Notes
The RNA shown here (transfer RNA) has 77 nucleotides and comes from a Candidatus Latescibacterota bacterium.
RNA sequence: GGGCGCAUAGCUCAGUUGGUUAGAGCGACGGACUCAUAAUCCGUUGGUCCGGGGUUCGAGUCCCUGUGCGCCCACCA
Numbered sequence: 001g002g003g004c005g006c007a008u009a010g011c012u013c014a015g016u017u018g019g020u021u022a023g024a025g026c027g028a029c030g031g032a033c034u035c036a037u038a039a040u041c042c043g044u045u046g047g048u049c050c051g052g053g054g055u056u057c058g059a060g061u062c063c064c065u066g067u068g069c070g071c072c073c074a075c076c077a
Base pairs, nucleotide, nucleotide: 001073002072003071004070005069006068007067010026011025012024013023019057027045028044029043030042031041032040050066051065052064053063054062
């Protein structure tokens, strides 16, 4: 330099040929239980869906572009 993939909660990840409330587990916080802690159970807390633009009545989802990360190829050494 060329190609492909990924980016969603503090972390790991779902999210259906675009559709009306954006979710799960873990975590954190509060409570129950216990002499106490852990475990377990109940409740609460959670998001400018990587940035910018576009298409559409409607975008996490489609298109363009940028950034970051990963993989493959090429080049240089």
Description:
It matches the Rfam family "tRNA". Its family is annotated with triplet codon-amino acid adaptor activity in the Gene Ontology. The family's RNA type in Rfam is transfer RNA. Lineage of the source: Bacteria > Pseudomonadati > Candidatus Latescibacterota. Model confidence (mean pLDDT): 80 of 100. The same sequence occurs in records of 2 taxa.